[in-house]
RNA sequence: UCGAAAGAUGGAACAAUACCGGAUAAGAUCCUAGAGUCGCAUGGCUUCUGGAUCAAAGGUGGGGACCCUUCGGGGCCUGCCGCUUGAGGAGGGGUUUAUGUCCUAUCAGCUUGUUGGUGAGGUAAUGGCUCACCAAGGCUUACGGGUAGCCGGCCUGAGAGGGUGUCCGGCCGCAUUGGGACUGAGACACUGCCCAGACUCCUACGGGAGGCUGCAGUCGAGAAUCAUUGGCAAUGGGCGAAAGCCUGAUCGUGCGACGCCGCGUGAGUGAUUGAAGGCCUUCGGGUCGUAAAGCUCUGUCACGCUGAUAAGAAGUUCAUUAGAAGUAAUAUAUCUAGUGAAUUGACGUAUAGGCGAGAGGAAGCACCGGCUAACUCCGUGCCAGCAGCCGCGGUAAGACGGAGGGUGCAAGCGUUGUUCGGAAUUACUGGGCAUAAAGGGCUCGUAGGCGAUUGCCUAAGUCUCUUGUGGAAGACCUCGGCUUAACCGAGGAACGGCAGGGGAAACUGGGCAGUUAGAGUGCGGGAGGGGAGAGUGGAAUCACUGGUGGAGCGGUGAAAUGCGUUGAUAUCAGUGAGAACGCCGGUGGCGAAAGCGACCCUCUGGCCUGCAACUGACGCUGAGGAGCGAAAGCCAGGGGAGCGAACGGGAUUAGAUACCCCGGUAGUCCUGCUGCUGUAAACGAUGGGCACUACGUAGAGGGGGUGCCAAUGCCUUCUCUGCCGAAGCUAAUGUAUUAAGUGCCCCGCCUGGGGAGUAUGGUCGCAAGGCUAAAACUCAAGGUAAUUGACGGGGGCUCGCACAAGCGGUGGGGCAUGUUGCUUAAUUCGAAGCUACGCGAAGAACCUUACCGGGGUUUGACAUGCACGGAUUAGUCCCGUGAAAGCGGGGUGACGCCGCGAGGCGGAACGUGCACAGGUGCUGCAUGGCUGUCGUCAGCUCGUGUCGUGAGAUGUUGGGUUAAGUCCCGUAACGAGCGAAACCCUUGUCCUUAGUUGCCAGCACGUAAUGGUGGGGACUCUAGGGAGACUGCCCGGAUCACAACUGGGAGGAAGGUGGGGAUGACGUCAAGUCAGCAUGGCCCUUACGCCCCGGGCUGCAAACGUGCCGCAAUAGCCGGUACAAAGGGACCUGAAGCCGCGAGGUGAAAGAAAUCCCAAAAAGCCGGCUCCAGUUCGGAUUGGAGGCUGCAACUCGCCUCCAUGAAUGUCGGAAUCGCUAGUAAUCGCGGAUCAGCAACGCCGCGGUGAAUAUGUUCCCGAGCCUUGUACACACCGCCCGUCAAGCCACCCAAGCAGGGCGGACCCGAAGUCGCUGGCCUAACUCGUUAAUAGCGGGAGGGAGGCGCCGAAGGUCUGUCUUGUGAGGAGGACUAAGUCGUAACAAGGUA
Repeated sequence: UCGAAAGAUGGAACAAUACCGGAUAAGAUCCUAGAGUCGCAUGGCUUCUGGAUCAAAGGUGGGGACCCUUCGGGGCCUGCCGCUUGAGGAGGGGUUUAUGUCCUAUCAGCUUGUUGGUGAGGUAAUGGCUCACCAAGGCUUACGGGUAGCCGGCCUGAGAGGGUGUCCGGCCGCAUUGGGACUGAGACACUGCCCAGACUCCUACGGGAGGCUGCAGUCGAGAAUCAUUGGCAAUGGGCGAAAGCCUGAUCGUGCGACGCCGCGUGAGUGAUUGAAGGCCUUCGGGUCGUAAAGCUCUGUCACGCUGAUAAGAAGUUCAUUAGAAGUAAUAUAUCUAGUGAAUUGACGUAUAGGCGAGAGGAAGCACCGGCUAACUCCGUGCCAGCAGCCGCGGUAAGACGGAGGGUGCAAGCGUUGUUCGGAAUUACUGGGCAUAAAGGGCUCGUAGGCGAUUGCCUAAGUCUCUUGUGGAAGACCUCGGCUUAACCGAGGAACGGCAGGGGAAACUGGGCAGUUAGAGUGCGGGAGGGGAGAGUGGAAUCACUGGUGGAGCGGUGAAAUGCGUUGAUAUCAGUGAGAACGCCGGUGGCGAAAGCGACCCUCUGGCCUGCAACUGACGCUGAGGAGCGAAAGCCAGGGGAGCGAACGGGAUUAGAUACCCCGGUAGUCCUGCUGCUGUAAACGAUGGGCACUACGUAGAGGGGGUGCCAAUGCCUUCUCUGCCGAAGCUAAUGUAUUAAGUGCCCCGCCUGGGGAGUAUGGUCGCAAGGCUAAAACUCAAGGUAAUUGACGGGGGCUCGCACAAGCGGUGGGGCAUGUUGCUUAAUUCGAAGCUACGCGAAGAACCUUACCGGGGUUUGACAUGCACGGAUUAGUCCCGUGAAAGCGGGGUGACGCCGCGAGGCGGAACGUGCACAGGUGCUGCAUGGCUGUCGUCAGCUCGUGUCGUGAGAUGUUGGGUUAAGUCCCGUAACGAGCGAAACCCUUGUCCUUAGUUGCCAGCACGUAAUGGUGGGGACUCUAGGGAGACUGCCCGGAUCACAACUGGGAGGAAGGUGGGGAUGACGUCAAGUCAGCAUGGCCCUUACGCCCCGGGCUGCAAACGUGCCGCAAUAGCCGGUACAAAGGGACCUGAAGCCGCGAGGUGAAAGAAAUCCCAAAAAGCCGGCUCCAGUUCGGAUUGGAGGCUGCAACUCGCCUCCAUGAAUGUCGGAAUCGCUAGUAAUCGCGGAUCAGCAACGCCGCGGUGAAUAUGUUCCCGAGCCUUGUACACACCGCCCGUCAAGCCACCCAAGCAGGGCGGACCCGAAGUCGCUGGCCUAACUCGUUAAUAGCGGGAGGGAGGCGCCGAAGGUCUGUCUUGUGAGGAGGACUAAGUCGUAACAAGGUA
């Protein structure tokens, strides 16, 4: 002076340890002349002559002599601090080498300064570090992608390992992003510089400023991480001569249960009220629980008061004494030791202590189904919720929620996340691969790994000794310091390692030389569907030609399509074509596997055996690689008989894109410079090699011995192929010298199921497709072997009225009855395939009755207890009201005891109240009991033993036999139990005892007649007791034998259980019943209880079950006549007689019953009528008239008579039931319940009285053995795929968007380096000059310019990756969707 600022510019003055010049040069570098030594050589090393270039700075204290002086001082000497050049050391650093250092091969090739050389440049220094030129090399888990700072250590683990790298320590990298240099010993520099970018700030809009990944602090993000604290007292650092200054390093304090450690929240006593209260309860009690209270104590911590104060402090400074060293010096200064003085603490109101008061201020969290220590109640009701895994919750939840109680930890406790462990579940230590996941389809062979024997050498591995190192901290051990501990200190051991040196030489490796047992060669012999090529053959099939012949053939479960009078099928002859090779043929042969089958020839591989001549470890395995490799398929050209995907047709079927049938195209066959593909349950589901480890037996190919020879044998040996089997192994099955045994070597492969052998990428292929090969997501399984069951349209054996053979029915009609459904105020409830449906119900008009409507009632219709009351009590009578129940009212009026009496007391009852009663309300899936069913089927189990790891097996299976797990025999089983059988009842024969009410042969009496009477016990019968039948006897069979047993027979009333009944194993069906009864829980309590009247349970478009009556002549009707059994009878059965057509009435004898009554049995037999029809069949329905019971027959009883006289009725569709002998069929009789009766039902009784069974193929059910199984809720099981719906993740995809890494080009900041005419330029230098002015030149410097490189930026392009994407594909998952039925059994076509 300019500028807003930051700052900039110009002028003046001035000093130096700034800067510049000169001298010197031990030393350094270079040049130069020699010498020595080493080396094959270029050359290296040492020494040396001469030369050139290159240094520096002073400051300050003290001082005797001498010198200079401007009189201040200086020189000089000396001390100290500096300065310069060298040499060495310590420390630090740079550079380099070897080794080590995550995942990924779906990254296999990468690389051009790349690799090396020469030269140059550059650097402190080597080097492609850079450049020019030359050569063409270099690397290989490279290159690429992802992720990550590395280590000492830390966590875990028995270890080996695995995980990790925060704090402390070492190293590296970085400092807003990118680039760059400057300065410097050191930086390409956290708090320096320049440039560019992004961002923030200031601005006067012109320009400027900034960098907390320093300490604290703020904001943001986040699940989450502290104070804008004190001090330099200590330790350490920087500067300074020092005092000292600086130091958010550091030392301290604060905050945070974040971690580790220590302490407390009290101790003792306290039960003859185990207090109150909570919880539970079997209601007795138990438990919280000595816990509390109470009593006696203690006093940490916190709180209040109080006085005192340790270590951390060593030093430093000053003074002084002595000594040392140094000096010319006794000086100064320095050093050492001592003495004295002064002085330094942030922490710090620390800390420790004393006193005080008072149990006072101080316990939580999780869990309690199992794992896993700890249990009950209530609430809830597959809800709400829990859950680590298994899994809890659908009305009795130890699993949810609450409570009480308990258990475990404790100032913490739980949860979540993460890592290791358990996990031998990646297996080095330390796993596997027949069937569980896993052996490559097979062979050859490269790299690699492994490798016989002897000797010598070596010393890499190995072993031994030693030296060095292996930082500190940490960890470990032993001591020590804080009251203890945490924490800290000291010492030790260890640091598993690395390196150097000495030694050993067995083993491995290496070298050399040998050997022959491995391996190979040679010679002799041998078997074979081994391979390739070429040729030949017969049978069959089909086609064609011709003949004969004349209507069908063919095909199937049955058919049809198809072929055929244009002559098929059948048959004869001939011709042709293609494919395959019968018998032999055989768990026989050969081959590496795939595979190979007529015969002959040629070429050719391998194998076996004998000999022991030759080579001398030449071997084994084998990542990559190469070759071979069924069928199907592909390309090109042929060929094409038969067969035959696709396709067409016919059947089957609900359908049938199948199975069956008729046709039929590709293909099947051949060829291809060896066309391609390269896969199979390519399997022994078992890689190759070597060695070892019991037998026996069969087969194939060779050799040897024996036998006189031969045949046939016997013994033995090598190789191959099988079976059985010991040891061993294996989860088991099994395997077992052909190992899955025992070892060694090498390779391949596996690591829960699904997704998926898929996607994507790569690669191969003509294609089809192959090889390699994930993840998301999802599940808690998937799998193997064996066991027991169950099941099979598996097998064997065997039963049952299971079928068959028969007889009679049901299903059709009418009616009865039960059920469903519908209806209804209610039609109460239950029973539901067999195993509900004439069932509960052996009696619904009221009652029953549980249902509905209405009317009433509330301690109740019924039980027990308590309290109170009063005489109103029980009983009985009456009135009102009412449908009744009930409600209201009235009269009379008992009992026991005491008392003369009045009266008192009492029981029961009654009333009031409280506890409670009551419930046919729910749950039979909370239960007891009882019952049904399989099934009167022959089974079901146990003890001990044995076998098996085990589940389990054996016994109980096997051979016979039986009705039978009945019995016999056999037998690793021996025995036993529950069942079967027997014992029991009944019936059939006989005997005996007894003889009324039963019986009556003989005797007697009597009657019209009758056991009517006397008598009798013989008979029948009754009902007690016994006998009898046991395969006991005979013959035959059965068997190895004996036997069980069985066929037949005798005798006998009865014969093989004589007939019938009762009797029902372990179990199954959550079978049935809470409505028979009982009962847990829940629910109702003036009602879901109780009483009453009426109604309903009987309702009627329809359907089903069970029955009755029928449809007729073996019958119906009428008349006559005969013979039972078993029962019942007292508010009962009720005779005779009389009345009524009859139901019935009347009547009353007899009978509490072998006496009387019900009571007539009926079918039957005899006689008659009817004559095949809707009838003399059939009897429904309806009308009328009656009877009976009962309080009462309307809803809603039964019976009788008269009349009516129905039918899809003339024997019943599909289908279906019962029965095997005194049975079916048929006929009547009785009883229970009950006033009566809907009974044609049920339970019994007798009369008459058959047929059929050759048999077990089939249907159903059952038993035993065996077999398969993907079933176990057990075949009414399991289970597959499409489609439809929801949801999820992934893949593809026109694209779109972002990021990473490149390539080419453009632009080109700062800056280094290089060049640079002109421009500017102090000290230096040269020239000029008197000059040191000045001027000119030089060196050097500066600005500018140019160039190379160069960040950011730009354009184009490539690649990788992420997100997103219409639409598309498949996948996983999701109680009850659709279609079928593929698989599991022979799964119904293996």